Model confidence (mean pLDDT): 76 of 100. The RNA shown here (Bacterial RNase P class A) has 392 nucleotides and comes from an Actinomycetales bacterium. It matches the Rfam family "Bacterial RNase P class A". By type it is a ribozyme. From the family's description: Ribonuclease P (RNase P) is a ubiquitous endoribonuclease, found in archaea, bacteria and eukarya as well as chloroplasts and mitochondria.
Parts: sequence; C1' cells; structure tokens
RNA sequence: CGAGCCGGACGGGCGGCCGCGUCGGGCGGGGUGACCCGCCCGCCGAGGAAAGUCCGGACUCCACAGGGCAGGGUGGUGGGUAACGCCCACCCGGGGUGACCCGCGGGACAGUGCCACAGAGAACAGACCGCCCGUCCGGACGGUCACCGACCGUCCGGACGGGCAAGGGUGAAACGGUGGUGUAAGAGACCACCAGCGUGCCGGGUGACCGGUGCGGCUCGGUAAACCCCACCCGGAGCAAGGCCAGACAGGGAGCGUUCGAGGGCUGCCCGCCCGAGCUCCCGGGUAGGCCGCUGGAGGGCGCCGGUGACGGCGUCCCGAGAUGGAUGGCCGCCGCCGAUCCCGGGUGACCGGGACCGGCACAGGAUCCGGCUUACAGUCCGGCUCGUCCG
Repeated sequence: CGAGCCGGACGGGCGGCCGCGUCGGGCGGGGUGACCCGCCCGCCGAGGAAAGUCCGGACUCCACAGGGCAGGGUGGUGGGUAACGCCCACCCGGGGUGACCCGCGGGACAGUGCCACAGAGAACAGACCGCCCGUCCGGACGGUCACCGACCGUCCGGACGGGCAAGGGUGAAACGGUGGUGUAAGAGACCACCAGCGUGCCGGGUGACCGGUGCGGCUCGGUAAACCCCACCCGGAGCAAGGCCAGACAGGGAGCGUUCGAGGGCUGCCCGCCCGAGCUCCCGGGUAGGCCGCUGGAGGGCGCCGGUGACGGCGUCCCGAGAUGGAUGGCCGCCGCCGAUCCCGGGUGACCGGGACCGGCACAGGAUCCGGCUUACAGUCCGGCUCGUCCG
C1' cells in the first nucleotide's frame, strides 16, 4: 500500500422566523360545581429497526381435579437468562492458504418408503466386455508312426457345460484400499500395513468428546430438511385483555329446563369432575360518552469487582411521548458528508491535500410494555485480526 474477516458507533449539526401535543405555573373571563375558553412562560416530545407478527414472557380474564389420546415445538455438551426456537463457550462434521464462516448436529440394528436414467447388478444384488478349465467341430503349424490316415503339442475361431467377481465399462453412489501368498483362473480364501466398525484397558476433560494401546468377525449402502422412533418442553385467549362511572330505553313471542339438570367450563376429542336457575332463537327499542388500565420498569447512565464469555454483584446518579380522526412540521442561511467536471500543489506510482461550480444526503414513525430473532438501510468513523506486495 492492496485484498479480506470480525465487532462497534453515528446516521446530519448550528442559528433565525412561524406553527404543533401532554403536563406544570401565572394572568384574565365564564360557570352552582365538575370544569371550559383566551394569552404568556417553562420541562419534555419517536426507532435501530418503531417494520415483520416469527418466538419468549410480564400483566389481565376464563379454568384449575385430574387422566388419556391427538396436536405443536426443540434436538451435540456445558453455561447465561424471568424465559425462549435467543445469547456465550466448547465438541464433532464441512468450506476456506488464513483470519473466520456454515450446520433442522439424537436414531438407518424398531418398522415402512424412496434412490430417476444408465448399468449385468442399487441391499444381502450381480455378468455387458472379459479371464480360466473340460468336451466336441473346423482351420494353421510342428513332431512321431505302420503314411488311405491316426496320435500328441501349440495357436485361432465356433458350440455346449462349469468356475470367477480380481481387470475394464455404467453411474452421484457398486458389498473396503495397497502390496503379496495362493489358484486352472480368481476372491479377505489367507498374510502384512491402513481405513472403518465392534470392544477391553489406560490417560486428559464437568461433559459432548480427544489421545494411546490390545483383541476381533474381516467390512454389517445412502436418505429421517421422507413417514417414523427416542428424549425433553407446551392450558386458552389477548389492552379491541380487563375494570369503574354516568346516561338512555320498551317491550312482545316461541322452544327447552329448574336436582330424572336446559345451558356453561376444564385446548381439539374422550373419560372424569365442577358451576348451575335460567338458557337459546325471532321481532322491536335505547346507548356508542367519560375515566382507569397508560408508563418507575426482569429500566437506563457511570464506576468498581468476579467471569474466557454471554452475564452477574456492589455503589452512585437519572426518570426522557402517553396521543385517542390520533401531536413534533414548513421556510431561510451557514456548516458537514458523498458524487461528477474543471483548476492548483505534492508524489516513481497507486494516490494525497486545497479551491470553484452543480447535484444529492439512506431505511423509515409509536398506541400495554419488555427480552430476542428476521428483514430494510445512501454514507461516514473507530477497533482488532488474516493474507499478499514493497521499503527500512
């Protein structure tokens, strides 16, 4: 200097003019009062994602007597947390030179399914090209003989029978690999080493696992992000939850039922249990207002301590929208950042600094509140690490 990996922060600033919302205070006016109106002053007034509604909760209501089936979620180990499908550390596997990144990470010997096409054969399989042996037929060569011919040996071709799965081919994947012994030719048939699997012992580690050593059948596909099995976890609904106040009206009919139980609840179903004198349907009428919930929290900042870390402990300081047809906006100026063009200066170069002018400045806004995850984001800055090149 270049390329990359990981983490963090900001994401416009200042000033002026006008304009908003809750709350607090002052003044004035109205009202029996609650309170209402006007003016002035003041504190405060969106996000890292407020988004998606994907998880987990707090809180509220229903239920709490449980059991079973179904359904859903998670899936290496150990920690963190209120909890989680989140976060941290580690293990194993894979990718990368590396920093690092990825993982629907238990089980294929419980069972079922699938592996197209190609190929002989895709799970206890298999013979296309081939290798070997025997018999017969034809041909060639050589040899021997008693020379019409016969026999023996070798080679080539064909037919039939048998042996082989080592070599070649097909394929994403072929029932271990290399070397040898052996064989008619072969084959873990056997041997040595290796890999894998099973297992005994020793060492390290909380553990998942790792290392070492011995023995052994010799070798027991893949796929569960297919169904499934195993382990663990799971009541429901949701602030339009749920309460309080004020106010207004108009009832009529039908069905079932009142301990021989209508109806309702316990997730979806079943069992079982509990509540229960009203419930359900039709016609018709009134109300749609106000208040609480509503922001002090598993809260935030700073410092110290413990821990590899997530995080925890202690001390201290702070209180940052609470709206409800729903508030924070508009204009101007300067600065900042980015980009194109031009000019000046430095440098071997990549580039660096300054100036002029023009254009641009991201994703995007609460509505009960937290902890996460995911998605979107112009641009800038900070820190650590890896690799490459050059110079000293």